[in-house]
RNA sequence: UCGCACGAGAAAUCUGGAGCACUUGGGAGAGUAAAGUGGCGCACGGGUGAGUAACGCGUGGGUAACCCACCUUCGAAUUUGGGAUAACUCCGCGAAAGCGGUGCUAAUACCGGAUAAGACCACAGCCGCUUCGGCGGCAGAGGUAAAAGCUGACCUCUCCAUGGAAGUUAGCGUUCGAGGACGGGCCCGCGUCCUAUCAGCUUGUUGGUGGGGUAAUGGCCUACCAAGGCUGCGACGGGUAGCUGGUCUGAGAGGAUGAUCAGCCACACUGGAACUGGAACACGGUCCAGACUCCUACGGGAGGCAGCAGUGAGGAAUUUUGCGCAAUGGGGGAAACCCUGACGCAGCAACGCCGCGUGGGUGAAGAAGGCUUUCGGGUCGUAAAGCCCUGUCAGGUGGGAAGAAACUCUUCAGCACUAAUAAUGCUGAAGUCUGACGGUACCACCAGAGGAAGCACCGGCCAACUCCGUGCCAGCAGCCGCGGUAAUACGGAGGGUGCUAGCGUUGUUCGGAAUUAUUGGGCGUAAAGCGCGUGUAGGCGGCACGGUAAGUUAAGCGUGAAAGCCCUCGGCUCAACCGAGGAAGUGCGUUUGAUACUGUCGGGCUGGAGUUCGGAAGAGGGGGGUGGAAUUCCAGGUGUAGCGGUGAAAUGCGUAGAUAUCUGGAGGAACACCAGUGGCGAAGGCGACCCCCUGGUCCGAGACUGACGCUGAGACGCGAAAGCGUGGGUAGCAAACAGGAUUAGAUACCCUGGUAGUCCACGCCGUAAACGAUGGGUACUAGGUGUCUGGGGUAUUGACCCCCUAGGUGCCGUAGCUAACGCAUUAAGUACCCCGCCUGGGGAGUACGGCCGCAAGGUUAAAACUCAAAGGAAUUGACGGGGGCCCGCACAAGCGGUGGAGCAUGUGGUUCAAUUCGACGCAACGCGAAGAACCUUACCUGGGCUAGACAACGGUGGACCGCUCUGGAAACAGAGUUUUUCCCUUCGGGGACUGCCGGUUCAGGUGCUGCAUGGCUGUCGUCAGCUCGUGCCGUGAGGUGUUGGGUUAAGUCCCGCAACGAGCGCAACCCUUGUCCUUAGUUGCCACCAUUCAGUUGGGCACUCUAAGGAGACCGCCGGCGUCAAGCCGGAGGAAGGUGGGGAUGACGUCAAGUCAGCAUGGCCCUUACGGCCGGGGCUACACACGUACUACAAUGGGCGAUACAAAGGGCAGCAAUGCCGCGAGGUGGAGCAAAUCCCAAAAAGUCGUUCUCAGUUCGGAUUGGAGUCUGCAACUCGACUCCAUGAAGUCGGAAUCGCUAGUAAUCGCGGAUCAGCAUGCCGCGGUGAAUACGUUCCCGGGCCUUGUACACACCGCCCGUCACACCACGAGAGUUGCUUGGACCAG
Repeated sequence: UCGCACGAGAAAUCUGGAGCACUUGGGAGAGUAAAGUGGCGCACGGGUGAGUAACGCGUGGGUAACCCACCUUCGAAUUUGGGAUAACUCCGCGAAAGCGGUGCUAAUACCGGAUAAGACCACAGCCGCUUCGGCGGCAGAGGUAAAAGCUGACCUCUCCAUGGAAGUUAGCGUUCGAGGACGGGCCCGCGUCCUAUCAGCUUGUUGGUGGGGUAAUGGCCUACCAAGGCUGCGACGGGUAGCUGGUCUGAGAGGAUGAUCAGCCACACUGGAACUGGAACACGGUCCAGACUCCUACGGGAGGCAGCAGUGAGGAAUUUUGCGCAAUGGGGGAAACCCUGACGCAGCAACGCCGCGUGGGUGAAGAAGGCUUUCGGGUCGUAAAGCCCUGUCAGGUGGGAAGAAACUCUUCAGCACUAAUAAUGCUGAAGUCUGACGGUACCACCAGAGGAAGCACCGGCCAACUCCGUGCCAGCAGCCGCGGUAAUACGGAGGGUGCUAGCGUUGUUCGGAAUUAUUGGGCGUAAAGCGCGUGUAGGCGGCACGGUAAGUUAAGCGUGAAAGCCCUCGGCUCAACCGAGGAAGUGCGUUUGAUACUGUCGGGCUGGAGUUCGGAAGAGGGGGGUGGAAUUCCAGGUGUAGCGGUGAAAUGCGUAGAUAUCUGGAGGAACACCAGUGGCGAAGGCGACCCCCUGGUCCGAGACUGACGCUGAGACGCGAAAGCGUGGGUAGCAAACAGGAUUAGAUACCCUGGUAGUCCACGCCGUAAACGAUGGGUACUAGGUGUCUGGGGUAUUGACCCCCUAGGUGCCGUAGCUAACGCAUUAAGUACCCCGCCUGGGGAGUACGGCCGCAAGGUUAAAACUCAAAGGAAUUGACGGGGGCCCGCACAAGCGGUGGAGCAUGUGGUUCAAUUCGACGCAACGCGAAGAACCUUACCUGGGCUAGACAACGGUGGACCGCUCUGGAAACAGAGUUUUUCCCUUCGGGGACUGCCGGUUCAGGUGCUGCAUGGCUGUCGUCAGCUCGUGCCGUGAGGUGUUGGGUUAAGUCCCGCAACGAGCGCAACCCUUGUCCUUAGUUGCCACCAUUCAGUUGGGCACUCUAAGGAGACCGCCGGCGUCAAGCCGGAGGAAGGUGGGGAUGACGUCAAGUCAGCAUGGCCCUUACGGCCGGGGCUACACACGUACUACAAUGGGCGAUACAAAGGGCAGCAAUGCCGCGAGGUGGAGCAAAUCCCAAAAAGUCGUUCUCAGUUCGGAUUGGAGUCUGCAACUCGACUCCAUGAAGUCGGAAUCGCUAGUAAUCGCGGAUCAGCAUGCCGCGGUGAAUACGUUCCCGGGCCUUGUACACACCGCCCGUCACACCACGAGAGUUGCUUGGACCAG
């Protein structure tokens, strides 16, 4: 689910009848509900992916080894009997679930008998096929097995006879058989993840025979027999996983994946098992066991959402306990119909795909506002507003589908069946009936721009930029990396860019990634050739012929499900989506053909390979023997104080006689010269000589074999040194060890000793920078030149020389290759074959496991974690206790200083109210400062100002200025007095100057940033360098030029050269000085004449000088050297000689060098103060430290007296003479001078004379007292000078350190700037006037070439390890504690 298989069969309620208040029977409800027997279904549909690495899946085959209910076709049947049993009744048990017993009954339930066309079984005959096992067909005789009825209709035949029944008929069903279809079972070929740190696995295992079992083959099961089967083409084990069509990605090949849809498989709480059935070992069946949940009267029971909703839990996260069977599909039924969380719809989620909207046009006063600004503007931006339109979506009103065609039923027509116009079935027509979605899609109208835009990004990759805030903070970040005061990188804003109902983030996969390389990579140095050989499997393989057709190839056929992808067409308004047709599906199977190549088979060939013969070289290997030199030791002789050792020493040895030397002896190890990028060997390796045994190689010439070859995973063998075991041996050497040195230390380097070991035999180990950092083989591709070992030719008496050739071993080099370096017939070139190996650095060649080893250890070999690199080659610099060449007062040679003293000055430090600020190795420190008593002045304290001391604007007044008085410290405030301006004018006024008032756009700041800047400066360094154009070389960085040979002060010049030129530097041009000439002759000069105290004056311009112009010096001349050069050396001449001396002049750049306080300037900061004014103070402090000077320590000197010779400068608010006064500073006074005229102005050292006589002095002058002078408003803090008095330290300076090479050092004085005054400082001037330089080893700095580099902030670099402190993680740890679990035992 079926009453069209069967028996039985309610109630509520309604109804009316009988009595009556309630009961009884009847009818309807109803043959309904519910239950039962029976049939079919429940093995479909729906869910999930736990298991499964498998014939599970995919694909193609096989089944001659099979099944298939329902459906369909055909054939044959559907006969005759029987006994039960549910339901039901009664009884009983149980809390329940449920169960038991008694009695009755039906069937399409169950069981016998009959029949058997055909089926099946065994027997025997024939034919065909065959995988040779068997299968199919034909005919024969024997055996075995069936069934069920139900419903409708009708009386033609028989019986009763209105009509029924047997019967007939139709439909459905049942049984047997043969087919079909559908669906399945089983078997096979091929394909199907990771792991070898899983290498051996297996006893029903492999096979056979008999039996069992199944629908069916089979060890599927069983008994017996045999001992097999699988495995390096990966067995067995472990891990992971459902497989496929497809999906994502990719140019493809591939890689990843297996949601939705479709096919297959597996599973249904976990494990096991069967029953029923056509099919299950069954999701919503049964049984057993287990875990869990629930019920219980404790005795027992019940359950299985990986069905649809829904709940909980977990989680970053995943929906409604909706509607309907209207459609599609399924089950049952004759049918109506029932069932169906399959399905169709709706709901939720921007989760995805697709479509649409949020408006369109016009609109510049480019509005307001925002942002920005160089203050002009720019931008948001036609954007907005305004004006003119449109009407999608949402909203309202109204209309309103398709999806439905069937079935059924009614009527009609036709056909079939039949005796039949019944019934039934079929066909057709008309009518009837059915919508979950849903009043949904869609349409019309109404109103109205109205309700509708976000997200990410804007440093590069990568499209898009500014402002503010922040200040290595907060933060960002995919990678590189941003942020430490001007951030396009953080945060905000404005603007922009990209997408858009989405946009970002996170995760995952593929791509890019040729970064696992089949397509399509590599291995000398970047990661990567096994240390080397022999050889197994495997891979690859010479010449020609024939066969075959496996590979290969061509065509045909079959298959490659549908969906998807692709193409065409069509349907929803479009699209997404859907429908139809086609193509594709690179695969597999099969048939036929082709035969070049590969394979295979056959018989051949000699070129590869090998054998034989004759020669050759060799530290090839093993064993035995022999030799000399040297070291050490022992014995003896000679001999005496040292030896030995080192940078220097010491330990050590030696007077007990060493070292040295001579003689003799012992013992061990190694073999000088020869000896050579010479030889041999596979590599490791091999070195005196002789003998024995033995391997390989090469050359020559014939003969022979006939592809016998190459490589080689595993495997096996060899394999330096050190090390290990056993036993020897031990001269020298020598880890460990001891001592001595060195050193901060020195567990090292050096020295004195010294044990293992080194040596031998036997056995292990099995590694090295075992390297050519280069696997082996074959072939091909220019040469040149050495060398070793053979052979040949010419020539020769012979040898050499020369030429050719084979094999080895080196160098150079072409093409080619290479990232470059480099390789280059001995390839790293061009190709083929085979093996090994690599895939970022660290962790790590480590851990664990396996194997090997006596051990040490070896071999095989990860991961977690961590980093944004590690690395190669080359380039340019820089650097080196690398090299070569060269220079410099760099050293050396000299002279004088500093460091010690006193004082001056600057700095640090300290102090202070303030001691303003800057400068810090050279290259800060007598520096800014060429001059701080006030001022300066920036600092401190106090008083006082606020549009301000100064600039611009407006208003107003007036000349300003000057002078007096009062208060005050002054600034300032107040009062008074004098004066009544200048310029232009269109006569209105305007401008300049000045006082006052006003306001804000302003002034002002020596406040910060020199690491935001300009300018200027220092320094390397007056060092000789630094670059460019074109060309050439290199993939490139870059090189060349500029390197080289000479030479120079010089990148100066010459020569050479793939360079040729050029620029900035060098040099020269400029100034000064040295000689001469010309011109000129005052203020300069004076030879001659005159004159004077005096060039004073006349005179003169020759000289000096002055200042303008010229000359001169160029390696020009001579000699030598040199490359015939550049140039160098010497000489002559010359005032000057090789740049004559000095100055000015400072390349590209370096030092984030210095300066915001000289000036300028961006940004920031202050604005009754960080601005401005004034008085006073400070910058001048003082336990101390440093730098730079001055003066000294004395006799080459000090004092005193006399006396001579400069240059360069300055001078009017100035220099000032003569004179007078004062001891003096100075005063007084004022000639002269705006200067070759006058003044400062005396130069000093020097010279002459005298004194002092080695002392803290007649040295030295600090300090202090007193008295003065000058400047100045003013010398207290805080000036200079003078006189008198005082008379400190200091007797030449430790470590260390500075300057100077000739008119220099040293020494002596003079002037100037600043300046009222103030100089031991600074800048200049002249006088006197040396010494030394062998030389470039060393120190410092620099230039060129070259070399190494792990440096590039460039050696003041980089970098390794320990330790200290803190924190984190992990491990060990006497133990202790909890949980889980294997095995064994005890008790129950």
The RNA shown here (small-subunit ribosomal RNA) has 1388 nucleotides and comes from an uncultured prokaryote. It matches the Rfam family "Bacterial small subunit ribosomal RNA".